[in-house]
Context: one part of a larger RNA
RNA sequence: CUGGGCGUAAAGCGUCUGUAGGUGGUUUAUCAAGUCUGCUGUUAAAGCUUGAGGCUUAACCUCAAAAAAGCAGUGGAAACUGAUAGACUAGAGGAUGGUAGGGGCAGAGAGAAUUCUCAGUGUAGCGGUGAAAUGCGUAGAUAUUGAGAAGAAUACCGAUAGCGAAGGCGCUCUGCUGGGCCAUUACUGACACUCAGAGACGAAAGCUAGGGGAGCAAAUGGGAUUAGAUACCCCAGUAGUCCUAGCCGUAAACUAUGGAUACUAGAUGUUGUGCGACUCAAAUCGUGCAGUGUCGAAGCUAACGCGUUAAGUAUCCCGCCUGGGAAGUACGCUCGCAAGAGUGAAACUC
Numbered sequence: 001c002u003g004g005g006c007g008u009a010a011a012g013c014g015u016c017u018g019u020a021g022g023u024g025g026u027u028u029a030u031c032a033a034g035u036c037u038g039c040u041g042u043u044a045a046a047g048c049u050u051g052a053g054g055c056u057u058a059a060c061c062u063c064a065a066a067a068a069a070g071c072a073g074u075g076g077a078a079a080c081u082g083a084u085a086g087a088c089u090a091g092a093g094g095a096u097g098g099u100a101g102g103g104g105c106a107g108a109g110a111g112a113a114u115u116c117u118c119a120g121u122g123u124a125g126c127g128g129u130g131a132a133a134u135g136c137g138u139a140g141a142u143a144u145u146g147a148g149a150a151g152a153a154u155a156c157c158g159a160u161a162g163c164g165a166a167g168g169c170g171c172u173c174u175g176c177u178g179g180g181c182c183a184u185u186a187c188u189g190a191c192a193c194u195c196a197g198a199g200a201c202g203a204a205a206g207c208u209a210g211g212g213g214a215g216c217a218a219a220u221g222g223g224a225u226u227a228g229a230u231a232c233c234c235c236a237g238u239a240g241u242c243c244u245a246g247c248c249g250u251a252a253a254c255u256a257u258g259g260a261u262a263c264u265a266g267a268u269g270u271u272g273u274g275c276g277a278c279u280c281a282a283a284u285c286g287u288g289c290a291g292u293g294u295c296g297a298a299g300c301u302a303a304c305g306c307g308u309u310a311a312g313u314a315u316c317c318c319g320c321c322u323g324g325g326a327a328g329u330a331c332g333c334u335c336g337c338a339a340g341a342g343u344g345a346a347a348c349u350c
Base pairs, nucleotide, nucleotide: 004321005320006319007304008303012318014201015200016199017198021194022193023192025088026087027086028085029084030083031082033081034080035077036076037075038074039073040072041071042070043069049065050064051063052062053061054060091191092188093187094185095184096183097182098181099180103177104176105175106174107173108172109171110154114150115149116148117147118146119145120144121143125136126135162169163168206247207246208245209244210243211242215241216240220236221235222234223233258317259316260315261314262313263312266295267294268293269292270291271290272289273288274287275286276285277284299306300305323350324349325348332343333342334341335340
C1' cells in the first nucleotide's frame, strides 16, 4: 500500500457558507464514451502450464502446444453508467396564511443588592476563623435612618423547557433584522447532497488605542497553618473583568459521536403546530408533522453501553488514524504588534 477503523483503546476539522471535484429522482427516444462480445494484429527469446524426448534418475536440457491478460484496429449488443433532445413531480425551491422563541443589532427605561459620599441616631467594639491574627474603629467604626453618586449584573418566573450553524443567548419596552416550524398549494421542474483549496463566524484568557472602574480578583503585600508553605484559610490589593474600535483564532470549542438520504418493535414525559371527537369554553381523548428527554424489541458493541435524535441496516461525499516516548518538539514556510497559532519531522530509545 491493501485491508481495517475513528463515543470511551490512535482517529470527526470548533462551526457554517461554498468553488473545483465526487455522487445523484421518475420516464421516452437517439448515440455508443464506459461496459459486454466476435475477429485480426501485436505483446522478442527465455520463464510459468501441458504433452513428448535426452543425459542411469532427479535437478537440468531439448522439442511441440496451449492458456490468461494488456494494447491497437475493426464488426456487433444496448440492460446499467454516461452524452444529447424531450417529458414528469415524490427530492429541492417558491407562493399564500398562520405561529413559538433568553436568535442578532441598536436605543430608551426599571427595581433589588453592593460600595462610596453627606447628614441624623447611637457607643465600643466590628470583622474574620477550625482557632486566631493581620485589618477597621473614640479623628466615632459596626448597626440603623434619610439623601445622593457610581459601575456591574438582572432574584422569583426558570424547567430533562425555548432559540441559534457553532461559540453562545435570560429585567422591561420600542425600532430594525436572520432563521425555523405548521397548514394549504393550481408555481418552477432535479434547480440536489457533500465539499480539497477559499471565505465568514468563533467562549475565556491575552494584545493595541481611548474611556470606565462598584463588586470580584491573577500578580503582589501582610496575617495564619506548617519541619518548610513561593499553597489551601484570612485581611488588603493591581492588571483584568465593563464600553468603543481593532487584533488574536485557541478550549474537556464534548453528544469526547462529521454531513445528507432511506429503511427497521414499542412505551412514557414535554415544546410548537394542524386535524378529528366531546364540550358554552377550558380541560380531556384520538391522530399527523417538527423538536427535545427517559426506558427499552431486534440488531450492534471488547465491554460499558447505543437503540427511529443509532453506536442498527445501507448508499454518497468530506475529514482523520496506523505502537509508546522523543513531540505537537526542531527546522522551514504562512499568519500575528506580541503572546503565539497553523502546517509538522527525524536521530535516538523502549
Predicted 3D model of a 350-nucleotide part of an RNA (small-subunit ribosomal RNA, central domain) from Galdieria sulphuraria. The RNAcentral record of the full RNA draws on ENA, Greengenes and SILVA. Its mean pLDDT, the model's own confidence on a scale to 100, is 88.